[in-house]
């Protein structure tokens, strides 16, 4: 990088930094933003995809705990609508 699966109306925010556009491209539209956003770094924290662990079941399972390890997330349903195109993310091949 590219293929497959699986999820995407549930949950969690303080500080520093930046300095102008952000919310997925595209059309409408509503939002957040110079009271400093988006992004990054940190710390807290949610969550439970994978692994580890315990439990449960004759049954090894699309079960349960748990949160130790590996991402992940932390306005708003992936912000809403149009095609459901596309994107993210986690797991496995290649």
């Nucleotide at each position: 990088c590219g293929u497959c699966c699986a999820u995407u109306c549930a949950g969690a925010g303080c500080g520093g930094u930046c300095g102008a556009g952000g919310g997925u491209c595209c059309g409408g539209g509503c939002c957040c933003u110079g009271u400093g956003a988006c992004g990054c770094c940190g710390c807290c924290g949610c969550a439970a995809c994978c692994g580890a662990u315990c439990c449960c079941c004759u049954u090894u399972g699309u079960g349960g705990a748990c949160a130790c390890g590996g991402u992940g997330c932390g306005a708003a349903u992936g912000c809403c609508c149009g095609a459901c195109a596309c994107a993210a993310u986690g797991g496995a091949g290649g």
Predicted 3D model of a 94-nucleotide RNA (SAM riboswitch aptamer (S box leader)) from a Solirubrobacterales bacterium. It was read from a public genome assembly, where an Rfam model found it. Rfam family: SAM riboswitch aptamer (S box leader). Its family is annotated with regulation of gene expression in the Gene Ontology.